[in-house]
RNA sequence: GUAGUUGUAGCUCAGUGGUAGAGUGCUUGCCUCGAAUGCAGAAGGAACUGGGUUCAAUACUCAGCAACCACA
Numbered sequence: 001g002u003a004g005u006u007g008u009a010g011c012u013c014a015g016u017g018g019u020a021g022a023g024u025g026c027u028u029g030c031c032u033c034g035a036a037u038g039c040a041g042a043a044g045g046a047a048c049u050g051g052g053u054u055c056a057a058u059a060c061u062c063a064g065c066a067a068c069c070a071c072a
Base pairs, nucleotide, nucleotide: 001071002070004068005067006066007065010024011023012022013021018055027041028040029039030038048064049063050062051061052060
């Protein structure tokens, strides 16, 4: 330099246009002499940025940014 993939909770990831979820972590309570394990609950999201399409966009589209990978 060329082409491709990805960007969603602290972390790992789902979600095929109609009010955004799981596991894990953190936290509260129970359990215990105490801790771990286990059980129950709560909190935590301007969805990478900016446009476009649409009644409606995390999802479609364009540009940018970042990460990863391949070729040179």